[in-house]
């Protein structure tokens, strides 16, 4: 953007349009085709009329009668009805689209092969004549539909005669024209065929010929869908001759006679379709469609016939044949809505049994006028287009709801209310048309027009995460649900469902189908094939396409002018009518094609002569595993024999199987057989490719270079076609010396149908004959021609020099590397993957599938050709970052290795798991949790649990109201919270009250309640690893690169060097702190050498400031110096000197980041949850349980040692609710004392190890200390659950610890002791202090981890990735199946209707 649309929701009006796309399914009713009495005879009927018979009623009378002239009758005219005959019309209008792949449609042609009623002109005619039939009438047959027989009658209804200008046929001439069969015309002779009449007297019919018109008829160029997994098809088939036959041409038909005839330019078969103007889209060029409206064509229940006519094989006729529906008296007989309405059915779906013949058209008629579901109106349906309304202006107290909200506001929104105005449309009354030429209006009192009257009676749909315009709020928690496509949605969902509000359209608004756009994604315009899907495995050739330099002619393609058609209607433009549009009209274009005709001749084609360049041939030369065949060779396995000779040998990661005392292996010497050609050897050679390797020989193919004789375009590809065509496989016969599928056996492993080992059979070999494919690869078709170079090699030729050599240059292979160009990008680059031309091949998401099924081939295996149902949103390629590798290089760590001490065994101590329990409160979970949050759980802490209480609350703030000083003791109940009593107190004040505190209300508090995956803070970790980056430059289409990579070094991305890179940041290192040296200040509580003084000792004292501490300010190391080595760098080895040397040694300090790492229970905190409870207070218990596992520690097993004595040595800290001394008491834990000390002063406070020295004597021990009893000590309200310590008795396991793990590089490991935090009390844990004081490092192959370049890569949550396949279950779809049915097409015979000859 479209639509004959359908559905959801929703719905005021009006024009003009349109409406069974499915069941060409079957249909009740009604109506859709009649008409002419001016064609004909009969009848009928009532009316008018003439005549004639007739004579009634009334009137009137002189009663004699006169008049009157009805009804009836009978004769003729006339109107009217309308069955029959007779004419014309039912072949047109109308439906619908089954069939059809065709001359069926479209175009444009041909009829010298045709016919046309009605219609229009022209000529010429209509004289006299018969015999019949309906209707009727009668009898007759049936149930009815229908006849049957007899008889009467007419005509414009049939039949002869007679005319014949003209015309048909026949038959012989003449003229003059055609594209061939042939035509036209003139004249003869022969022959055949007409007619109808009505009349209103104006005409109408009517015969015959010919022209015209119109309308059909056949034939022909061209154009008309899919398959080749349809490749051959055709006997009236193809032509000829005779003959039939038709308007008419022809195998249309038949008889004969000849084999033709159509196909790769798609024949024949199968599927599918009515075709065109047009419609719908597209920028075209194309797609796609065939509703309405117009033109063709088929059809009319299904099939099959011919009548009758100008016309038909007939939608509303006829015969037969079949299904199907009705009606019977069972004998028989009716029907055909794909006409217009309706009615069942089918289906998502598609309308009234309306008015009318006013108008336009059509049939009949001389007319009127009749017929007309054509036609023109209306009805129903938002089904399409198009137009109009639903209200205008003014109105901030920005009302009220509403929804949010940071609670201030903010939106809705000038929008309502108010006020003022207006009436399009409906609704009301009132007039009222064209459409109609003289009469006539179904639409319809309709279009329009006036006129009062009320804002009244008229809006919704879909969206609002991104494409794509528009965003909050609840609610739900991967549910319910949304999706066009990415995708949402698992507690803060601009995606679900609501609300609010916002975007778009708008009598609509979305979904759903469909069709073309966007899609250059079938590419003509307008792709492409090395790695994305795509080059046949090669050659040789056929049709075929395309093909050199010059001439000349033709003029099919080509260009150009003119001439006819390209129906209207559509569409574009300019106009005009409907108040505008939608819609209708006028005129122009335009219809892009086909036909014919006039000219041109460069291009292609074709014809005719020519040319040498492209191609070929001839000569001369020279490489080469090019190819067949024969035939020689040596080296080497391997087996036979024989000799030496002796236990092994062979094989492996180790090994076994196997061989061998029957004599191998190994060795020497003959000999037999097969297969293969070591060096040479080369990105070297030849071939089309596959392929070709010892040497000789004979055949043989190609290519190459020179010559330039010779032919004269002979070329270039190549659908089918043929030949070749590794390796394996087949088949038939040799061969068999290695090897070696399958096979058997030893091994590996979870298993091991495998990788390794010992054997082994086809096969490998050769002969003929198959098969025909391989990553047949340069993943890259032939040719042909141009487009910068450079350096190699391989084979010719030419030239130069000083000639084993080198230079120049030429030709053909063969490789590298490289510019323009191209390429997504790798990359390609005169061997193109550039530039162009030619031809062939081949792709068009991924999977299914190179499958299935057809069908060729093949001896099989199989091979070739080659789908579709389904299912998936991706599959791919190329290149970038990272991560990874049981890839590479380099490089570090107590990583391994070397050590030494451990753990893991045990006993006990503490964390953890489970278990348990009322409750054992939570967390922490690999490294990185487990002596961790806890730097110390008897209460309390305590989060847990029984229980018993409060409920503005244990705590904070404000508010109104009442009351009372706070407060302290003190008595009772009670387990305690709690309550209830007494006693003391009785503040400040501007007198209102105020601090404080007690109730009452209400806001609120409270929460160790959930989420560390809402969070902020802190923290671990990787790691004190050396990397993490950015600015401007530059390269790349771009992710990104480059800098940061390289060559050196470093403990470092540390620092030099070089470089499209030049800087810079955070990190490292240093600044900062403790320690090791030394110099200064300074000298008390600390020191004491020198002088004194003094004691039992004792810096006690006087004095010293030297030392030694103290703690303040400095010095001191920087590769600074030499020397060697590196690149004259940086550095790095040794040296010196120095207390200390190459960051002296500790320590704090910790990048970008990653672990959704750890914490909501340190704090903070969103959100959600509680709120007489999940909040608080108390008392008790529990956090300490206890078959069992797991981690950390402590102590041990003991002689490097226990125990016992005894003249030694630290440093660091602590200390007022405290640290406590000296002296006494106790076997001790302690008491008891109360000195000193707010500390370089007193006190904790004795340091252990270590040394001497006495026992023990290798044992469960004079080890070990668990456990357990007794008795006491401390703390404390209080040690029972459940501390600690003493003393005496008790004396358990453990005699150095499996697998497997752990720390550590020097004052370091191992060992001793001290001492501080917490703490009333509790220390084997943490943090610290210092005493003694080691081994070891060859090295970086390995194992962990880490860094930095480089490779691969199908990972990207990143190897804990990613992925295959089988199977169990469940589900779905599909398929096979003994077979039955059913339809379709075809070919072959049997009955065999109506009908035509």
């Nucleotide at each position: 953007g479209a639509u004959g649309a359908a559905c959801g929701c929703u719905g005021g009006c009006g024009g003009c349009g349109u409406g069974c796309c499915u069941a060409a399914c079957a249909c009740a009713u009604g109506c859709a085709a009649g008409u002419c009495g001016a064609g004909c005879g009969a009848a009928g009927c009532u009316g008018u009329u003439u005549c004639a018979a007739g004579g009634a009623a009334g009137u009137u009378u002189u009663c004699g009668g006169a008049u009157g002239g009805a009804a009836u009758u009978g004769a003729g005219a006339u109107a009217c009805u309308g069955a029959g005959c007779g004419g014309c019309g039912g072949a047109c209008g109308g439906g619908u689209g089954a069939g059809u792949a065709a001359c069926g449609c479209g175009u444009g042609g041909g009829u010298a092969a045709c016919c046309u009623g009605c219609c229009u002109c022209a000529u010429a005619c209509a004289g006299g004549g018969g015999g019949a039939u309906a209707a009727c009438a009668g009898u007759u047959a049936g149930a009815a539909a229908u006849g049957a027989c007899u008889g009467c009658u007419a005509a414009u209804a049939c039949c002869g005669c007679a005319u014949a200008a003209g015309c048909g046929c026949a038959c012989a001439g003449g003229a003059c024209c055609g594209c061939a069969u042939g035509g036209u015309c003139c004249a003869g002779u022969g022959u055949g065929a007409a007619a109808a009449a009505c009349u209103c007297c104006g005409g109408u019919g009517g015969u015959a010929u010919g022209a015209g018109a119109u309308g059909g008829a056949c034939c022909c160029g061209c154009g008309u869908c899919u398959g080749a997994u349809u490749a051959g098809c055709u006997a009236g088939u193809u032509g000829g001759u005779g003959g039939g036959g038709u308007a008419a041409c022809g195998g249309c038909c038949u008889a004969c006679c000849a084999a033709g005839g159509c196909g790769a330019c798609g024949a024949u078969c199968a599927g599918u379709a009515g075709c065109c103007g047009a419609c719908c889209u597209g920028a075209g060029a194309g797609g796609g469609u065939g509703a309405c409206c117009g033109g063709c064509c088929a059809c009319a229940u299904u099939g099959g016939g011919a009548c009758u006519g100008a016309g038909a094989c007939a939608c509303g006729g006829c015969c037969c044949a079949a299904a199907c529906u009705c009606c019977u008296a069972c004998g028989g007989g009716a029907g055909g809505c794909a006409g217009c309405a309706g009615u069942g059915g089918g289906g998502a779906a598609u309308a009234u049994u309306g008015c009318a013949c006013a108008a336009u058209g059509g049939g009949g008629g001389a007319a009127a006028c009749c017929c007309u579901g054509a036609u023109g109106c209306a009805g129903c349906g938002a089904c399409g287009c198009c137009g109009c309304g639903u209200g205008a202006g003014u109105g901030a107290a920005g009302a009220a709801g509403u929804a949010u909200u940071u609670c201030g506001g903010u939106a809705u929104g000038u929008a309502a209310a108010g006020c003022u105005c207006u009436a399009u449309c409906a609704g009301c009354a009132g007039g009222g048309a064209a459409g109609a030429a003289a009469a006539u209006g179904a639409c319809g009192g309709u279009a329009c027009c006036u006129g009062a009257c009320u804002a009244a009676g008229a809006a919704g749909c879909c969206c609002c995460g991104g494409c794509u315009a528009a965003c909050u709020a609840c609610g739900u928690g991967c549910c319910a649900g949304c999706a066009g496509c990415c995708g949402c949605g698992g507690u803060a969902a601009u995606a679900c469902g609501u609300a609010g509000g916002g975007g778009g359209c708008a009598a609509g608004c979305g979904u759903u189908a469909u069709c073309c756009g966007g899609a250059u994604u079938u590419a003509c315009u307008g792709g492409g094939u090395g790695u994305a899907a795509a080059g046949g495995g090669a050659g040789c050739g056929u049709a075929g396409a395309c093909g050199g330099c010059a001439u000349g002619g033709c003029a099919a393609g080509u260009c150009u002018g003119g001439a006819g058609u390209g129906a209207a209607a559509a569409c574009c433009c300019a106009g005009g009518g409907c108040u505008c549009a939608a819609c209708c009209u006028u005129g122009g274009g335009a219809u892009u094609g086909c036909u014919u005709u006039g000219g041109a001749a460069a291009c292609u084609g074709u014809c005719a002569a020519g040319c040498u360049g492209g191609a070929g041939u001839g000569c001369c030369g020279g490489a080469g595993a090019g190819g067949u065949a024969a035939g020689c060779g040596g080296a080497a396995u391997u087996c036979c024999u024989a000799g030496u000779g002796u236990a092994g040998c062979g094989g492996u990661g180790a090994a076994a199987u196997g061989c061998g005392u029957a004599g191998a292996u190994a060795u020497u010497a003959g000999g037999a057989g097969g297969a293969a050609c070591a060096c040479c050897a080369g990105u070297g050679g030849c071939g089309a490719a596959g392929g070709c390797g010892g040497c000789u020989u004979a055949c043989u193919g190609g290519a190459c270079g020179g010559u330039a004789a010779c032919u004269g375009a002979c070329g270039u590809u190549g659908a089918g076609g043929u030949u070749c065509g590794a390796a394996a496989g087949c088949g038939u016969g040799g061969g068999g010396a290695g090897c070696a599928a399958a096979c058997a056996g030893a091994a590996u492993u979870a298993g091991a149908u495998a990788c390794c080992c010992u054997g082994g059979u086809a096969g490998u070999c050769c002969a003929c004959g198959c098969c025909g494919u391989a990553a047949a690869c340069g993943a890259u078709g032939a040719a042909u021609a141009c487009u910068a170079g450079g350096u190699g090699u391989c084979u010719g030729g030419g030239g130069g020099c000083a000639a084993a050599g080198c230079c120049c240059u030429u030709a053909g292979g063969u490789g590298c590397c490289g510019c323009c160009g191209c390429a997504a990008a790798c990359g390609c680059a005169u061997u193109a993957a550039g530039u162009a031309u030619u031809c062939c091949a081949c792709c068009u998401g991924g999977g299914g599938a190179g499958u299935a099924c057809g069908u060729u081939c093949g001896c099989a295996a199989g091979a070739a050709u080659g789908a579709a149902a389904c299912u998936c949103a991706a599959a791919g390629u190329a290149a970038u970052u990272g991560a990874c590798g049981g890839g590479c290089a380099c490089c570090c760590g107590c990583a391994c290795a070397a050590g030494c001490g451990g753990u893991g065994g045990a006993g006990c101590a503490u964390g953890u798991g489970g278990u348990u329990u009322a409750a054992u409160u939570c967390g922490a979970a690999g490294c990185a949790a487990c002596g961790c949050g806890a730097a110390g759980a008897a209460c309390c802490u305590u989060a847990c649990c029984a229980g018993g209480g409060c409920u503005u609350g244990a705590c904070a703030u404000a508010u109104a109201c009442c009351g009372g000083a706070a407060u302290a003791a003190u008595c009772a109940a009670g387990a305690g919270a709690u309550u209830g009593g007494u006693u003391a107190g009785u503040c400040c004040u501007u007198c209102g009250g105020g601090a404080c505190u007690g109730g009452u209300a209400u806001a609120c508090a409270g929460g160790u309640g959930g989420u560390g995956c809402a969070u902020g803070g802190u923290u671990g970790u990787c790691g004190u690893c050396a990397g993490c980056u950015c600015g401007u430059g530059u390269c790349g289409u771009g992710a990104g690169a480059u800098g940061u990579u390289g060559g050196g070094u470093u403990a470092a991305g540390u620092c030099c060097c070089g470089c499209a890179a030049c800087g810079a940041g955070c990190g490292c290192a240093a600044c900062c702190c403790c320690u090791a040296u030394c110099g200064u200040u300074a000298g008390u509580u600390g020191c004491c050498a020198g002088c004194a003084u003094g004691u039992a000792a004792a810096g006690a004292u006087g004095g010293g400031a030297a030392c030694u501490c103290u703690a303040g300010c400095g010095a001191g190391a920087c590769u600074g110096c030499c020397g060697g080595u590196g690149a004259u760098a940086a550095a790095u080895c040794g040296g010196a000197g120095g207390a200390a040397g190459g960051u002296g040694g500790g320590g704090a300090c910790g990048a970008c980041g990653u672990c959704a790492a750890a914490u909501c229970a340190u704090c903070a905190u969103g959100c959600c949850c509680u709120u007489u409870a999940u909040g608080u207070c108390c008392u008790g218990g529990g956090c300490u349980a206890c078959a069992c596992a797991c981690g950390u520690a402590c102590u041990a097993c003991a002689a490097u040692g226990g125990c016992u004595g005894u003249a030694a040595c630290a440093g660091a800290g602590g200390g007022a609710a405290g640290c406590g001394a000296a002296c006494c008491c106790g076997c001790g834990a302690g008491g008891a004392g109360g000195a000193g000390c707010a500390a370089a002063a007193c006190c904790c406070a004795a340091a252990a190890a270590a040394g001497c020295a006495u026992c023990c004597c290798u044992a469960g021990u004079u080890c070990g200390g668990a456990u357990u009893g007794u008795a006491g000590g401390c703390u404390g309200c209080a040690a029972c659950c459940c501390g600690c310590c003493u003393a005496c008795a008790u004396g358990a396991a453990g005699c150095u610890g499996g697998a497997a793990u752990u720390g550590c590089u020097a004052g370091u490991a191992a060992u001793c002791a001290c001492g501080g935090g917490u703490c009333a009390g509790c220390a084997u844990a943490c943090c610290g202090u210092g005493g003694u004081g080691a081994a070891u490092a060859c090295g970086u192959u390995c194992c962990c981890g880490g860094g930095c370049c480089u490779u691969g890569u199908a990972c990207a949550c990143a190897c804990c990735g990613c992925c295959c396949g089988u199977c169990a279950c469940a589900c779905c779809a599909u398929g096979a199946g003994a077979g039955u049915u059913g339809a379709g097409a075809a070919u072959a015979c049997c009955c065999g209707a109506a009908g035509u000859c």
Small-subunit ribosomal RNA from an uncultured bacterium, 1397 nucleotides, folded computationally. The prediction has a mean pLDDT of 84.